[in-house]
Context: one part of a larger RNA
RNA sequence: UUGGGGCGUAAGCGCCGUAGGCGGUUCGUUAUGUCGGAUGUGAAAGCCCUUGGCCCAUCGAGGAAGUGCAUCCGAAACUGGCGAGCUAGAGUACUAAAGAGGGUCGCGGAAUUCCAGGUGUAGCGGUGAAAUGCGUAGAUAUCUGGAGGAACAUCGGUGGCGAAGGCGGCGACCUGGGCCAAUACUGACGCUGAGGUGCGAAAGCGUGGGGAGCAAACAGGAUUAGAUACCCUGGUAGUCCACGCCGUAAACGAUGGGUGCUAGAUGUUGCCGGUAUUGACCCCUGCAGUGCCAAAGCUAACGCAUUAAGCACCCCGCCUGGGGAGUACGGCCGCAAGGCUAAAACUC
Numbered sequence: 001u002u003g004g005g006g007c008g009u010a011a012g013c014g015c016c017g018u019a020g021g022c023g024g025u026u027c028g029u030u031a032u033g034u035c036g037g038a039u040g041u042g043a044a045a046g047c048c049c050u051u052g053g054c055c056c057a058u059c060g061a062g063g064a065a066g067u068g069c070a071u072c073c074g075a076a077a078c079u080g081g082c083g084a085g086c087u088a089g090a091g092u093a094c095u096a097a098a099g100a101g102g103g104u105c106g107c108g109g110a111a112u113u114c115c116a117g118g119u120g121u122a123g124c125g126g127u128g129a130a131a132u133g134c135g136u137a138g139a140u141a142u143c144u145g146g147a148g149g150a151a152c153a154u155c156g157g158u159g160g161c162g163a164a165g166g167c168g169g170c171g172a173c174c175u176g177g178g179c180c181a182a183u184a185c186u187g188a189c190g191c192u193g194a195g196g197u198g199c200g201a202a203a204g205c206g207u208g209g210g211g212a213g214c215a216a217a218c219a220g221g222a223u224u225a226g227a228u229a230c231c232c233u234g235g236u237a238g239u240c241c242a243c244g245c246c247g248u249a250a251a252c253g254a255u256g257g258g259u260g261c262u263a264g265a266u267g268u269u270g271c272c273g274g275u276a277u278u279g280a281c282c283c284c285u286g287c288a289g290u291g292c293c294a295a296a297g298c299u300a301a302c303g304c305a306u307u308a309a310g311c312a313c314c315c316c317g318c319c320u321g322g323g324g325a326g327u328a329c330g331g332c333c334g335c336a337a338g339g340c341u342a343a344a345a346c347u348c
Base pairs, nucleotide, nucleotide: 005319006318007317008302009301012316014199015198020192021191022190024086025085026084027083028082029081030080033078034075035074036073037072038071039070040069041068048063049062050061051060052059089189090186091185092184093183095181101175102174103173104172105171106170107169108152113147114146115145116144117143118142119141123134124133160167161166204245205244206243207242208241209240213239214238218234219233220232221231256315257314258313259312260311261310264293266291267290268289269288270287271286273284274283297304298303321348322347323346330341331340332339333338
């Protein structure tokens, strides 16, 4: 490099988007791919066939074949191009309902801590047991008032929303997406996605704020043979906010995206229709989501099973024994920490 086999457990990029690849249906046209024919070419030798040298090896003569390439003629189903349509894909409009989807501003109550005051007196706290610690300069407990920060119990649910990361008190404003039903409209406008752009938990970094609780580091008390730990008392970064970086993760469903097809049973969320009713339920059917069980089929097994790991097609990414190593070197990125790309010797 080509081909093959794979990717839930070696292998799916953490998630969204250009070039390219792939692409519904009807008619016409063209002739790029495709198919047929003809001509030329496809050196000699060799391979194959016939034959010669008294036999054989070597050798000689004749013939055939030859993927392919070029030109010409032809075919038009499929593919491509062009033209004209269609509505089943995709989208738009109108109407209804659901939602912790995102952003900004404001508000609320419970609790912890701290401060001031009242009551009150000797303990409190903590543990397996203790001690460090706090307390007669009045703690703990209890009541009143105040300050401040962070997080929102119950509702809460294999409930909901989001592409993923993720999102949970209440209200207002701005704003994204999906879903159901009925009609109208556009007319293939689609799928995927190398590069690339943006987003991207936590920790970490820069500047400035903030700091109640918690708490790496650190200090002390215990435990222990030791105890740079587990337990206890403290406690700083950090956790919070604004702006700018970082760009990672068991970023997981360890399962890339899209489309179609392939038994059922049961729960739940949103919506339509039918039925029923005073009404909400109940019951039946359908669509979209989210669970559990299970048939065929698949799987090395475990298991998966209309939310596929089944049957197929399209596009992308990735894998190839363990260690060395996600390391070295180089390059790119970063303030740094480090990230991305990514070997070899050697060894089993």
Source information
A computed fold for a 348-nucleotide part of an RNA from an uncultured prokaryote, annotated as small-subunit ribosomal RNA, central domain. Rfam family: Bacterial small subunit ribosomal RNA. Rfam links the family to the GO terms ribosome and structural constituent of ribosome. The full RNA is in RNAcentral, with records from ENA.